A computed fold for a 498-nucleotide part of an RNA from Neiellaceae bacterium TS1, annotated as large-subunit ribosomal RNA, domain I. The organism belongs to Neiellaceae, within Bacteria. It matches the Rfam family "Bacterial large subunit ribosomal RNA". Gene Ontology terms of the family: structural constituent of ribosome and ribosome.
Context: one part of a larger RNA
RNA sequence: CGUAUACGGUGGAUGCCUUGGCAGUUGGAGGCGAUGAAGGACGUGUUAAUCUGCGAUAAGGAUUGGUGAGGUGAUAAAACCCGUAAUAGCCAAUCAUUUCCGAAUGGGGAAACCCACACCUUUAAGGUGUAUCACAUACUGAAUACAUAGGUAUGUGAGGCGAACCCGGGGAACUGAAACAUCUAAGUACCCGGAGGAAAAGAAAUCAACCGAGAUUUCGUUAGUAGCGGCGAGCGAACGCGAAUUAGCCCUUAAGCUUAGAGGGUGUUAGUGGAACAGUCUGGAAAGUCUGGCGAUACAGGGUGAUAGCCCCGUACACGAAAACUAACUUUAAGUGAAAUCGAGUAGGUCGGGACACGUGACAUCUUGACUGAAUAUGGGGGGACCAUCCUCCAAGGCUAAAUACUCCCAACUGACCGAUAGUGAACCAGUACCGUGAGGGAAAGGCGAAAAGAACCCCUGUGAGGGGAGUGAAAUAGAACCUGAAACCGUAUACGU
Numbered sequence: 001c002g003u004a005u006a007c008g009g010u011g012g013a014u015g016c017c018u019u020g021g022c023a024g025u026u027g028g029a030g031g032c033g034a035u036g037a038a039g040g041a042c043g044u045g046u047u048a049a050u051c052u053g054c055g056a057u058a059a060g061g062a063u064u065g066g067u068g069a070g071g072u073g074a075u076a077a078a079a080c081c082c083g084u085a086a087u088a089g090c091c092a093a094u095c096a097u098u099u100c101c102g103a104a105u106g107g108g109g110a111a112a113c114c115c116a117c118a119c120c121u122u123u124a125a126g127g128u129g130u131a132u133c134a135c136a137u138a139c140u141g142a143a144u145a146c147a148u149a150g151g152u153a154u155g156u157g158a159g160g161c162g163a164a165c166c167c168g169g170g171g172a173a174c175u176g177a178a179a180c181a182u183c184u185a186a187g188u189a190c191c192c193g194g195a196g197g198a199a200a201a202g203a204a205a206u207c208a209a210c211c212g213a214g215a216u217u218u219c220g221u222u223a224g225u226a227g228c229g230g231c232g233a234g235c236g237a238a239c240g241c242g243a244a245u246u247a248g249c250c251c252u253u254a255a256g257c258u259u260a261g262a263g264g265g266u267g268u269u270a271g272u273g274g275a276a277c278a279g280u281c282u283g284g285a286a287a288g289u290c291u292g293g294c295g296a297u298a299c300a301g302g303g304u305g306a307u308a309g310c311c312c313c314g315u316a317c318a319c320g321a322a323a324a325c326u327a328a329c330u331u332u333a334a335g336u337g338a339a340a341u342c343g344a345g346u347a348g349g350u351c352g353g354g355a356c357a358c359g360u361g362a363c364a365u366c367u368u369g370a371c372u373g374a375a376u377a378u379g380g381g382g383g384g385a386c387c388a389u390c391c392u393c394c395a396a397g398g399c400u401a402a403a404u405a406c407u408c409c410c411a412a413c414u415g416a417c418c419g420a421u422a423g424u425g426a427a428c429c430a431g432u433a434c435c436g437u438g439a440g441g442g443a444a445a446g447g448c449g450a451a452a453a454g455a456a457c458c459c460c461u462g463u464g465a466g467g468g469g470a471g472u473g474a475a476a477u478a479g480a481a482c483c484u485g486a487a488a489c490c491g492u493a494u495a496c497g498u
Stems, first nucleotide, its partner, number of pairs: 001497009015483001016447002020418002022415007029407002031161002039101003042055003046078001049075003061095007070082002106115003116130005121124001132158009165196001166194005176183001180230001206213002217244005227235002248399003251343001256336008267325003271319003277292003281288001293310002295299001301313003348372008358384001379394005434441002454482001457469004
């Protein structure tokens, strides 16, 4: 040095587990905000730190209800205390308090800080007010006589945040066309405005085809059809049919909508009751084994020292609210609807755009930047150039639930979903540590044991690290670098070979 065997070290795979995720179903909720939000800073305890809660009344105050023998949030023990039959504590509802920053709003500002003014009072470490814009009202008031602009005051509202869904205004490129310009990607991404729990649309100047249908929306089909298209790449309907859901109305006199009140009683926000088992054996431990019982409108699920219907929490079922909110429905009041003699600078036309599946085409229809410009139901629009006939409808005013879309959030439940290199980036004090001037990027890290019973005491040692005894425990090769403990890698002992 090699081979073999045995025993170790290192390492953290594998197995098992799950506090966390992922995807859904059903129901709820669909907003919060100048009565100061979302999000933070700083404080707050017997407390040095962090998390949680709370706000100078600061792990909390008051009232009402429920529960209650235990409690004083967690890491995290200990101390001082509180309470045990109802003023402990906990849960729910309502109320009070709620520093400073933040739309932040008295002015400023390098957020959590600086500096003011006015009034009031109990004179203090006090309270209140003082932003801007819009609208309304009143008073004032220039050039400029009347006026108007402007100013002042008061009142009301707005502002900001929020995951997606919705409507509107703007609006790419990569890409595809095997290059590229029309085209495509796509009216997508993105930006802006606005709203609601849905939004939008909506009761035919609609379709249809000579038969008829009868608002809108959504789904299936029609159909990858008819078409459009450097007729390339590609784009791509409708009629009709079958379903979901249905609801119609108004402009003289209001259908509806909104708000508030009353009735009403459905639910939500704490909770309450809730059946039925013992022994034997093994074992550290019984829920396992064996023997004999019992419940079941409850054998969903979880826990308990191994696998429990009958030990515990629950479950089926039945019940419950002082307070706050609240569905259908009934009713009252107020507001809105409210525009105008039923719709005129409109319909239509020309030019140029855009939308329609439809790229200007033979291109109807809708829309409109410019210029024009009717008729008035004895009238007008449409039926895909256009004309006639015929059919059908009535624009230029308005409202309208449901079926549909979505899920930041709440509750219950489900999974031929994951099981710590997986599943969220994050099972763990994670958007943390760390990186970056910044926008931004962004980890690793779970498991002793049934119970800490977490190793008193002794010895070696540097009052070390670490170890040896002793002790606990079923087990300590379960000893905190802690379940299992693979491989690579490194050794020790023995045998053999060289």